[in-house]
Context: one part of a larger RNA
RNA sequence: ACCGGCGAGUUACUUUUUCAUGCGGGUUAAAUCGAAGAGAUGGAGCCAUAGCGAAAGCGAGUCUGAAUAGGGCUUAUGUAUGAGGGAGUAGACCCGAAACCCGACGAUCUAUCCAUGAGCAGGUUGAAGGUGGGGUAAAACCCACUGGAGGACCGAACCAACGUUCGUUGAAACGCCCGUGGAUGACUUGUGGAUAGGGGAGAAAUUCCAAUCGAGUUGGGAGAUAGCUGGUUCUCCCCGAAAUAGCUUUAGGGCUAGCGUCUACGAUAUAGCGUGUGGAGGUAAAGCACUGAAUGCACGAUGGCCGUGACACACGGUACUGAUUGCAAUCAAACUCUGAAUUCCAUACGUGGAAUGUAGGCAGUCAGAGUGUGGGGGAUAAGCUCCAUGCUCAAAAGGGAAACAGCCCAGACCGUCAAUUAAGGUCCCUAAAUUCAUGUUAAGUGUUAAACGAUGUGGAGAUGCAUAAACAACUAGGAUGUUGGCUCAGAAGCAGCCAUCAUUUAAAGAGUGCGUAACAGCUCACUAGUCUAGUGCCUCUGCGCGGAAGAUUUACCGGGGCUAAACAUGAUACCGAAGUUACGGAUUUGUACUUUUGUAUAAGUGGUAGGGGAGCGUUCCAUACGGGGCGAAGCGAUACCGGAAGGAGUCGUGGACUGUAUGGAAGUGAGAAUGCCGGU
Numbered sequence: 001a002c003c004g005g006c007g008a009g010u011u012a013c014u015u016u017u018u019c020a021u022g023c024g025g026g027u028u029a030a031a032u033c034g035a036a037g038a039g040a041u042g043g044a045g046c047c048a049u050a051g052c053g054a055a056a057g058c059g060a061g062u063c064u065g066a067a068u069a070g071g072g073c074u075u076a077u078g079u080a081u082g083a084g085g086g087a088g089u090a091g092a093c094c095c096g097a098a099a100c101c102c103g104a105c106g107a108u109c110u111a112u113c114c115a116u117g118a119g120c121a122g123g124u125u126g127a128a129g130g131u132g133g134g135g136u137a138a139a140a141c142c143c144a145c146u147g148g149a150g151g152a153c154c155g156a157a158c159c160a161a162c163g164u165u166c167g168u169u170g171a172a173a174c175g176c177c178c179g180u181g182g183a184u185g186a187c188u189u190g191u192g193g194a195u196a197g198g199g200g201a202g203a204a205a206u207u208c209c210a211a212u213c214g215a216g217u218u219g220g221g222a223g224a225u226a227g228c229u230g231g232u233u234c235u236c237c238c239c240g241a242a243a244u245a246g247c248u249u250u251a252g253g254g255c256u257a258g259c260g261u262c263u264a265c266g267a268u269a270u271a272g273c274g275u276g277u278g279g280a281g282g283u284a285a286a287g288c289a290c291u292g293a294a295u296g297c298a299c300g301a302u303g304g305c306c307g308u309g310a311c312a313c314a315c316g317g318u319a320c321u322g323a324u325u326g327c328a329a330u331c332a333a334a335c336u337c338u339g340a341a342u343u344c345c346a347u348a349c350g351u352g353g354a355a356u357g358u359a360g361g362c363a364g365u366c367a368g369a370g371u372g373u374g375g376g377g378g379a380u381a382a383g384c385u386c387c388a389u390g391c392u393c394a395a396a397a398g399g400g401a402a403a404c405a406g407c408c409c410a411g412a413c414c415g416u417c418a419a420u421u422a423a424g425g426u427c428c429c430u431a432a433a434u435u436c437a438u439g440u441u442a443a444g445u446g447u448u449a450a451a452c453g454a455u456g457u458g459g460a461g462a463u464g465c466a467u468a469a470a471c472a473a474c475u476a477g478g479a480u481g482u483u484g485g486c487u488c489a490g491a492a493g494c495a496g497c498c499a500u501c502a503u504u505u506a507a508a509g510a511g512u513g514c515g516u517a518a519c520a521g522c523u524c525a526c527u528a529g530u531c532u533a534g535u536g537c538c539u540c541u542g543c544g545c546g547g548a549a550g551a552u553u554u555a556c557c558g559g560g561g562c563u564a565a566a567c568a569u570g571a572u573a574c575c576g577a578a579g580u581u582a583c584g585g586a587u588u589u590g591u592a593c594u595u596u597u598g599u600a601u602a603a604g605u606g607g608u609a610g611g612g613g614a615g616c617g618u619u620c621c622a623u624a625c626g627g628g629g630c631g632a633a634g635c636g637a638u639a640c641c642g643g644a645a646g647g648a649g650u651c652g653u654g655g656a657c658u659g660u661a662u663g664g665a666a667g668u669g670a671g672a673a674u675g676c677c678g679g680u
Stems, first nucleotide, its partner, number of pairs: 001680006011090013025047003031041003051058002061073004093231002096228001100221006111195009120185001122154003125150001129146006158182003162179002166175001197213001199209003206215001234615006244257005258365002260362006270355001272351009285338001286336002291332003295328004303320001304318005368393010398409003413585004418581003424575003427560003433572001435571006446562001452546002456543006463536003473530005479503003484498003509524001513522002586605008616669001618666010634653005640647002
């Protein structure tokens, strides 16, 4: 891992509700009799028959109260048993803790200690002391020898465990090889003994106390508890949620309400929708009348500054400040003189069809997600977060979006080798137009992006110049007073400052740029000629261009590829879904008619949590009837029947039990629980 078996809402009592049955007041319990779990006896007790009040008490009423008011609670439909759905108490659907407590068993491992034994090759160093000699007044001291100390040195056994390798389903639940440390000591070790679980022991690490230690092991309390995780076994039919509010030592749990389902009741009612009418309101927008913000202009208070002045509170000036007011133009979630749409409330009519309501049984839900719209938070970030509102998913399959819960279309009862559409598409992959008309784009734009930039190109408009010749190009001129004045070393159109006139002219600046030390030189404005018909500038707008660099591979059309097979506007066909239609069938509910029970008709039949209904199968029991050595059950094969769970027949195997009908009772259905046991 697979296969097989086992494996989870049970039982007792109490209570509530629904259904059934008996009685109309119902009913017995223990116990006794009895063969009996039948039946009888047993009326104690329980429920009901009257309630209200704290009570005295009163009573179809009572309590409160001064009240005859008002208000509260009442004003009889039972009871026993059985079955079904819930609740309570019990382990209470099953498995699962870490822990807590009580009693025992452990120091043959290990820690420390006690008693008694044992062990430490070999080599080295050479302390104290001693002896002799020297030395001294005597010592001290010096030399030689002797001596044999040491948690001394080197190094086996022994003990330890510092480093690498190998090993890592090992040879080994801590080892092996090679190196390493201690090795006469706080040394190592044998045997016997002591200390025990909140306790021991500890050269101290939460370290050890039998491969177990922040509290050993084992039996018990015990099925501890688990607001947590996992699992929870046959089928079909009808309906079908929630992820919200309030409260919660509450936030992944609860309770009540909301939303689901089932039952009963009942209708000229009630929902929902539309229209009309009457209201509520202060949002969007808008506005500036208030509150604030904010720009310009006008007036110019107050203050400042300057001047005059008898130094006064006066007068004059001011390119400073800038209130108030006026005019103009703006802004606001916490501004409003105004003010929608939608929404909400009421009502009349219409529509509508039971969707609404009341009472009761049973729930589940309290993590929601994305998307459109209106907002708050954030950075007008987030597949972000918090509200409101619609939709979808959740609990929804099908078609489209290449793929893609939440987007677009559309809601799957079953069948059909029929039709027709939606979104989206129609060159090939790939079903259907290489369709039609008019334009645009040249960028493979389409098939990713901004500020900004640009004689890309299409459309619309405004305006200047132009046959008295424009725009561009070419030819020629572009002068004089004058080198204007100042400044300056110089300043002559062209460093800078001031002024910017006049003359000759077809025209020509006291000079547009380059240039020189300063001049010179080139050029422009401006003018004439040549040429010849358009030319310059601005605004709005369609489609394009640049801006545009990334990491495995082209890689931002799904691919091929496309100049339409791109974009815009319009047209006609076709394809395209589990939509719709057609035909057949099943089933639910309503209605009508029939009533053997069916026929007709209308509307339905996606579905998680969950509610309700109807069935299949297994084991056993009762009653009735069967099958079986001429072969039961079980097992194997099989093209049969049924809407499903399922049920037959036949053949083989097997070798002794077993079925059908109607009821009853349950150890009643497995694929999942890191399930349990066995096999392979």
Annotation
This is a predicted structure of a 680-nucleotide part of an RNA (large-subunit ribosomal RNA, domain II) from an uncultured Bacilli bacterium. It was read from a public genome assembly.